RNAcentral holds the full RNA, with entries from ENA and SILVA. Predicted 3D model of a 350-nucleotide part of an RNA (small-subunit ribosomal RNA, central domain) from Halostreptopolyspora alba.

Context: one part of a larger RNA
RNA sequence: CUGGGCGUAAAGAGCUCGUAGGCGGCCCGUCACGUCGGUCGUGCAAGUCCUGGGCUCAACUCAGGAAUUGCGAUCGAUACGGGCGGGCUAGAGGGCGGAAGAGGCGAGCGGAAUUCCCGGUGUAGCGGUGAAAUGCGCAGAUAUCGGGAGGAACACCGGUGGCGAAGGCGGCUCGCUGGGCCGUUCCUGACGCUGAGGAGCGAAAGCGUGGGUAGCGAACAGGAUUAGAUACCCUGGUAGUCCACGCCGUAAACGUUGGGCGCUAGGUGUGGGGCUCUUAAUCGAGUUCCGUGCCGCAGCUAACGCGUUAAGCGCCCCGCCUGGGGAGUACGGCCGCAAGGCUAAAACUC
Numbered sequence: 001c002u003g004g005g006c007g008u009a010a011a012g013a014g015c016u017c018g019u020a021g022g023c024g025g026c027c028c029g030u031c032a033c034g035u036c037g038g039u040c041g042u043g044c045a046a047g048u049c050c051u052g053g054g055c056u057c058a059a060c061u062c063a064g065g066a067a068u069u070g071c072g073a074u075c076g077a078u079a080c081g082g083g084c085g086g087g088c089u090a091g092a093g094g095g096c097g098g099a100a101g102a103g104g105c106g107a108g109c110g111g112a113a114u115u116c117c118c119g120g121u122g123u124a125g126c127g128g129u130g131a132a133a134u135g136c137g138c139a140g141a142u143a144u145c146g147g148g149a150g151g152a153a154c155a156c157c158g159g160u161g162g163c164g165a166a167g168g169c170g171g172c173u174c175g176c177u178g179g180g181c182c183g184u185u186c187c188u189g190a191c192g193c194u195g196a197g198g199a200g201c202g203a204a205a206g207c208g209u210g211g212g213u214a215g216c217g218a219a220c221a222g223g224a225u226u227a228g229a230u231a232c233c234c235u236g237g238u239a240g241u242c243c244a245c246g247c248c249g250u251a252a253a254c255g256u257u258g259g260g261c262g263c264u265a266g267g268u269g270u271g272g273g274g275c276u277c278u279u280a281a282u283c284g285a286g287u288u289c290c291g292u293g294c295c296g297c298a299g300c301u302a303a304c305g306c307g308u309u310a311a312g313c314g315c316c317c318c319g320c321c322u323g324g325g326g327a328g329u330a331c332g333g334c335c336g337c338a339a340g341g342c343u344a345a346a347a348c349u350c
Stems, first nucleotide, its partner, number of pairs: 003322004007304002012318001014201004021194003025088007033081002035077008048066007091191001092188003095184004103177007110154001115149007125136002162169002206247006215241002220236004258317006266295012299306002323350003332343004
């Protein structure tokens, strides 16, 4: 002296709930388990260290002392940690009163547009591209008007606006339902934080069964382009995209930043509340709580940048990293209908 780290270098689990465990507010009493001290015993010998002695010295060896950081017993101490008992309200939760919101689930409804069908008008083209062609059209298309069918998505409002733990959520109405916020300080009285295992949720694509299919559109076909063109562009088009139920469990699941609490200059915008002042007023000003952006002091950082929404200063708990390739692979195990997922090496090589 006894790791250092995780925004971008390797590294925060996609998210939440929660078991064990770890950690835990203020005051009083008590015990004396941890903790601290005294005494006694033990802590073999050798070795080690110190002092001295013996071989001419040394190695070696002899004697004494120390050390043996420990354990046991006993007597004490009680600040801190802990057990037990009692109390408290600043943490946490609840009651009451409010307002906001694309939070979730179900049902119903609406208009615009695309496509298709029927009918009217109407005629020689339409479409498409860099230019074309495939394609569609005299069996009447495109354009235009009227009627109808059906599916999917909801223009404007719309906003570094809002809500949600994350994934995510956007027309309107109704029903059921979750969370957060503000005010009051009425109740409970530490009931808290985190969370190995575990459980649930989890975009898109994909899978199973059944339904649906307007537009779009992997695959596929054709037309172009090209030296070729298994592409980019064009005309078509099946799965799929949609619904129900059941799987899958992944992602640049990103703020590439785990959660909780406390502390540390300001300025400016915005969303939701409260209070005060002011006003004719829904106007305005100030203040306070919560959310969300930008800019910046100190500080931090390799730099970029972060900067009260920290990547600053601290404490608690979990996850993870340990040179590149091999490899998120093999093998094994668990999960899955499959696709595959999770866990996860080594040889070898630089």